[in-house]
RNA sequence: UUGUGACAAAGGCAAACCUAGUGAAAACUAGGGACGCAAAGCCAAGGGCCUUCGCAUCAAGUGCAUGGCAGCCGGUUUCCGAA
Numbered sequence: 001u002u003g004u005g006a007c008a009a010a011g012g013c014a015a016a017c018c019u020a021g022u023g024a025a026a027a028c029u030a031g032g033g034a035c036g037c038a039a040a041g042c043c044a045a046g047g048g049c050c051u052u053c054g055c056a057u058c059a060a061g062u063g064c065a066u067g068g069c070a071g072c073c074g075g076u077u078u079c080c081g082a083a
């Protein structure tokens, strides 16, 4: 340097659910809480997924992100260390 991930050490994050708030919704924020995570750090301008206030459509229905998700893939940076 590259690969790799121990029943190592130190530290980190926090699913479901609950409470409060925001939002049309998806979802997010704060507190509690831990299912898990070696990138569960960051990036929504690549793919994918969720939602439809609004817009298109006479209506119904359908379609469309400009709204979201990084704990789906991907990109990028990175702590520690045995075999």
Stems, first nucleotide, its partner, number of pairs: 005080001012037002017032006035071001041076003046073002048069003054064004